[in-house]
The RNA shown here (transfer RNA) has 72 nucleotides and comes from a Lachnospiraceae bacterium. The coordinates come from a structure-prediction model, not an experiment, and the mean pLDDT is 81. Rfam family: tRNA. Rfam's curators write: Transfer RNA (tRNA) molecules are approximately 80 nucleotides in length.
RNA sequence: GCUGAUGUGGCUCAGUGGUAGAGCACUUCCUUGGUAAGGAAGAGGUCACGGGUUCAAUCCCCGUCAUCAGCU
Numbered sequence: 001g002c003u004g005a006u007g008u009g010g011c012u013c014a015g016u017g018g019u020a021g022a023g024c025a026c027u028u029c030c031u032u033g034g035u036a037a038g039g040a041a042g043a044g045g046u047c048a049c050g051g052g053u054u055c056a057a058u059c060c061c062c063g064u065c066a067u068c069a070g071c072u
Base pairs, nucleotide, nucleotide: 001071002070003069004068005067006066007065010024011023012022013021018055026042027041028040029039030038048064049063050062051061052060
């Protein structure tokens, strides 16, 4: 230099056009003599960034950035 993949709560990951979810973690409460385990409720994400297509984009298209892999 070229090619490809990935980028979504604190972490690990779903989500193939129609109001963004799960597990773990976190907060409060219940349970216990106390802890752990268990149960209930809650908070937390402008979906890497910028444009485009569309009535509507996490999703499709283009560019940029970051990480990883391959080729030279």